[in-house]
RNA sequence: AGCUGGGUCCCGCGCGACGGAGGUCUGUGAACCCCGCCAGGUCCGGAAGGAAGCAACGGUAAACAGAACCCUUCGGGUGCCGAGGGAGUGCCUGGCUGGA
Numbered sequence: 001a002g003c004u005g006g007g008u009c010c011c012g013c014g015c016g017a018c019g020g021a022g023g024u025c026u027g028u029g030a031a032c033c034c035c036g037c038c039a040g041g042u043c044c045g046g047a048a049g050g051a052a053g054c055a056a057c058g059g060u061a062a063a064c065a066g067a068a069c070c071c072u073u074c075g076g077g078u079g080c081c082g083a084g085g086g087a088g089u090g091c092c093u094g095g096c097u098g099g100a
Stems, first nucleotide, its partner, number of pairs: 001097008009086003013082002015079002018075006024067005034059003042051003
C1' cells in the first nucleotide's frame, strides 16, 4: 500500500430477566331474596306415612385479603444474549499478499 473478516451504527424477528394485569392456589365470604342436608317445631292424614321448611352444619356466587412456582397477555433508553437484513465518509481489531 492492496485485498478481506469481525465489532461499533440502523431495522425487524427470536429467547431470557424485570415491572404491570388476568388465570390458578389458600383464607374470609349470602339470617332471607344461592344449593345441599335439615334437629326442634309446623301442616296434611284415623294410622302408616308424606309435605313445606327456620336455626345449625356443609358447599358456593359476587366481593375482599394473601401467595413461592406454573399458564396467558401487555410494556420498554430491559440484555456488552442468538441468528439475520441494511448502512458504512469515521473509529477499533484480526488474517493474507507485496514493498520499504